Predicted 3D model of a 107-nucleotide RNA (SAM riboswitch aptamer (S box leader)) from Jeotgalibacillus proteolyticus. Lineage of the source: Bacteria > Bacillati > Bacillota > Caryophanales > Jeotgalibacillus. Its mean pLDDT, the model's own confidence on a scale to 100, is 81. The sequence was found by an Rfam model in a public genome assembly. Its Rfam family is "SAM riboswitch aptamer (S box leader)". Gene Ontology term of the family: regulation of gene expression.
RNA sequence: AUCUUAUUGAGAGAGGUGGAGGGAAUUGGCCCUAUGAAGCCUCGGCAGCGGACUCUAAAAAAGAGAACUGUGCCAAACCCAACAAGCGGCAGCUUGAGUGAUAAGAA
Numbered sequence: 001a002u003c004u005u006a007u008u009g010a011g012a013g014a015g016g017u018g019g020a021g022g023g024a025a026u027u028g029g030c031c032c033u034a035u036g037a038a039g040c041c042u043c044g045g046c047a048g049c050g051g052a053c054u055c056u057a058a059a060a061a062a063g064a065g066a067a068c069u070g071u072g073c074c075a076a077a078c079c080c081a082a083c084a085a086g087c088g089g090c091a092g093c094u095u096g097a098g099u100g101a102u103a104a105g106a107a
Base pairs, nucleotide, nucleotide: 002106003105004104005103006102007101008100013043014042015041016040017039021032022031023030026082027081028080029079044074045073046072048071049070050069051068053065054064055063056062083096084095085094086093087092
C1' cells in the first nucleotide's frame, strides 16, 4: 500500500522548543493562528477498538465499570459543502452514497 468488517454530532490540554502556517487532498466557504501555526519533546488527560481485569451473576450472551496493556485521540460534526434522491419559490433541510480517519482481521 490492498481487501473485509465496525465506528465516525460523545469525550479529553498544559508546559518547553520552534517561528508561519494550520484545519487529509482539490475547489468553494468558514474558522484557528505573532495573545505564537505546523513539527518535535515532557507531563497530564479522554475512553472508541482489541487483550487482560472487576461487577450485574453461578455460567453464556449482553450491559456497566476501571484505565493495566496494544493502539488511537485531546478547537469547531470527518469544521461545512461538492455526488444522488426527496422536500422547498429561494435560502436551505433531510436521507443515502462517496472521501478520509481509527480499530480489529485477512492475504